[in-house]
């Protein structure tokens, strides 16, 4: 310098807004307004949690072999971080982003 692969998913929480529900106010009603309404639906963490998958090793069995099934173990450590932009109804610790930058 070039090329390839991996950094997964689910549930939950911190957090988030306001499409729907509820609630509050107005209205004869239809409806309108309020998220500076505790909440439910909803969104939701690289630096939060849990589980599974995957991966590595391993016991045993099958197979000419490549491999397949299965038991058990491991899956750790570090992680300061904008402005601004983006999506959905809207916002966010979501995405841009283990980015820019800093040490």
């Nucleotide at each position: 310098g070039c090329g390839g692969g991996g950094c997964g998913c689910a549930c939950c929480u911190a957090g988030g807004g306001u499409u729907c529900c509820g609630u509050c106010g107005c209205u004869c009603a239809c409806g309108c307004g309020g998220g500076u309404c505790u909440g439910g639906u909803c969104c939701g963490a690289g630096a939060g949690g849990u589980g599974c998958a995957g991966c590595g090793g391993u016991c045993g069995c099958c197979g000419c072999g490549a491999g397949g099934c299965u038991u058990c173990c491991g899956u750790u450590c570090c992680a300061c971080g904008g402005c601004g932009g983006g999506a959905c109804a809207a916002a966010a610790g979501c995405c841009c982003g283990g980015g820019a930058g800093g040490u």
The RNA shown here (Guanidine-I riboswitch aptamer) has 103 nucleotides and comes from a Frankiales bacterium. The organism belongs to Frankiales, within Bacteria. It was read from a public genome assembly, where an Rfam model found it. Its mean pLDDT, the model's own confidence on a scale to 100, is 81. Its Rfam family is "Guanidine-I riboswitch aptamer". About the family: This family represents a conserved RNA structure found upstream of the ykkC and yxkD genes in Bacillus subtilis and related genes in other bacteria.